[in-house]
Context: one part of a larger RNA
RNA sequence: UGACGGGGGCCCGCACAAGCGGUGGAGCAUGUGGUUUAAUUCGAAGCAACGCGAAGAACCUUACCUGGUCUUGACAUCCUACGAACUUACUAGAGAUAGUUUGGUGCCUUCGGGAACGUAGUGACAGGUGCUGCAUGGCUGUCGUCAGCUCGUGUUGUGAAAUGUUGGGUUAAGUCCCGCAACGAGCGCAACCCUUGUCCUUAGUUGCCAGCACGUAAUGGUGGGAACUCUAAGGAGACUGCCGGUGACAAACCGGAGGAAGGUGGGGAUGACGUCAAGUCAUCAUGGCCCUUAUGGGCUGGGCUACACACGUGCUACAAUGGCAGGUACAGAGGGUCGCAAACUCGCGAGAGUAAGCUAAUCCCACAAAGCCUGUCUUAGUCCGGAUUGGAGUCUGCAACUCGACUCCAUGAAGUCGGAAUCGCUAGUAAUCGUAGAUCAGAAUGCUACGGUGAAUACGUUCCCGGGCCUUGUACA
Numbered sequence: 001u002g003a004c005g006g007g008g009g010c011c012c013g014c015a016c017a018a019g020c021g022g023u024g025g026a027g028c029a030u031g032u033g034g035u036u037u038a039a040u041u042c043g044a045a046g047c048a049a050c051g052c053g054a055a056g057a058a059c060c061u062u063a064c065c066u067g068g069u070c071u072u073g074a075c076a077u078c079c080u081a082c083g084a085a086c087u088u089a090c091u092a093g094a095g096a097u098a099g100u101u102u103g104g105u106g107c108c109u110u111c112g113g114g115a116a117c118g119u120a121g122u123g124a125c126a127g128g129u130g131c132u133g134c135a136u137g138g139c140u141g142u143c144g145u146c147a148g149c150u151c152g153u154g155u156u157g158u159g160a161a162a163u164g165u166u167g168g169g170u171u172a173a174g175u176c177c178c179g180c181a182a183c184g185a186g187c188g189c190a191a192c193c194c195u196u197g198u199c200c201u202u203a204g205u206u207g208c209c210a211g212c213a214c215g216u217a218a219u220g221g222u223g224g225g226a227a228c229u230c231u232a233a234g235g236a237g238a239c240u241g242c243c244g245g246u247g248a249c250a251a252a253c254c255g256g257a258g259g260a261a262g263g264u265g266g267g268g269a270u271g272a273c274g275u276c277a278a279g280u281c282a283u284c285a286u287g288g289c290c291c292u293u294a295u296g297g298g299c300u301g302g303g304c305u306a307c308a309c310a311c312g313u314g315c316u317a318c319a320a321u322g323g324c325a326g327g328u329a330c331a332g333a334g335g336g337u338c339g340c341a342a343a344c345u346c347g348c349g350a351g352a353g354u355a356a357g358c359u360a361a362u363c364c365c366a367c368a369a370a371g372c373c374u375g376u377c378u379u380a381g382u383c384c385g386g387a388u389u390g391g392a393g394u395c396u397g398c399a400a401c402u403c404g405a406c407u408c409c410a411u412g413a414a415g416u417c418g419g420a421a422u423c424g425c426u427a428g429u430a431a432u433c434g435u436a437g438a439u440c441a442g443a444a445u446g447c448u449a450c451g452g453u454g455a456a457u458a459c460g461u462u463c464c465c466g467g468g469c470c471u472u473g474u475a476c477a
Base pairs, nucleotide, nucleotide: 001477002476003474004473005472007471008470009469010468011467012466013465015461016460019425020424021423022422023421026316027315028314029313030312031311032310033309034307035306042053043052064302065301067299069297070296073125077124078123079121080120081119082118083117086103089100090099091098092097107114108113127291128290130289131288132287136285137284138280139279140278141276143274148187149186150185151184152183153182154163155162156161167178168177169176193268194267195266196265198236199235200234201233202232203231204230208225209224212223213222214221239262242256243255244254245253246252318418322377323376324375325374326373327372328371334365335364336363339358340357344353345352346351384415389410390409391408392407393406394405395404431453432452433451434450435449436448437447
């Protein structure tokens, strides 16, 4: 000087407390461990691994296993020889592949040949998701959006170092003020950026419709309008600016006015010096090591989907603030030409047939759902709950057996609110309700985004956890 303390002081955080809803019990989905297996590919391991890499394993993916195959190789450069490239059909085979066969003779040329491309050969080489993340780059997680981390000069100390950065106030903040052997400065904080909340200007189609007409069963449907909504560009607006009080005549704090918004208005992006030899050699790159008729390449089928069990994360429930049936209202944000598909017809339905429109503020996906109004059920393993299983189908796709999603009929399991323990959340939040998108042929209860309805509680900082500053002890470095 640090680190540590079941030392002290001050302070903060959904850290506790006060509340609301969960998890832990059930069924299922998903990930992991374990076990099994020919293989169940690999990685991730307290917080910070476990709906994680994977924004989507039937084949492919795929790295694993079985069998059958290739050896200058699926891919790159160089050399030699032949042939344009390319293409039709058949046979064997599970296919990779092997054999036969049809059409085709192109482009440039100094007529030597050349440029692509294919086949064969030769070796230099290719190739490796093989090992080492404790050899590395890059990227990422975490402490933590915590308020810290440092430097120059000066000064003090023999020196390691100190000072500044401590102290008195204050702040979300090393934020600002005052003081001070310090004076300044840098990386962080804040601001500058995006978005949302109010107003103005400009613009007015595909969006809008107040007033004036026309028309319809109805609809901005039509003429028209530029007010309003909205769209998207530019501005205004919030700064403790104003008033009062407290304070040290400071910084600031408390209350008020005005205002759409008030003291960082809400949200996002943004992550200092460093810590964990944290994670990743399987995104990529890369040193070293290893394989080279195989640890490389191509193929078929299988596996990654196994199942006594254990754990994590979720979904659906156990019901009446509910289930079912009928009627009825209101979003936002997205996506669409290898696509989204209206209307109509058929089907109980998943869907099918046919087909208008749309490269989209125009058309479509697309009926939002909870809500509201009626009726019914009356506390029951039920008109709750939907697992499981049987049967019949639809769709995607060469192909749904291993192993897809969905529909209909039948079946109708556990479950009556969950032990010890444990998690999230402070406001348009929790809770609850639907909607869309990426990936994607098909395949979400996951993920990401969007809006609808919309709470309760916070006395307070004694305690638990994590963190910041000062100080003290130390046999630790």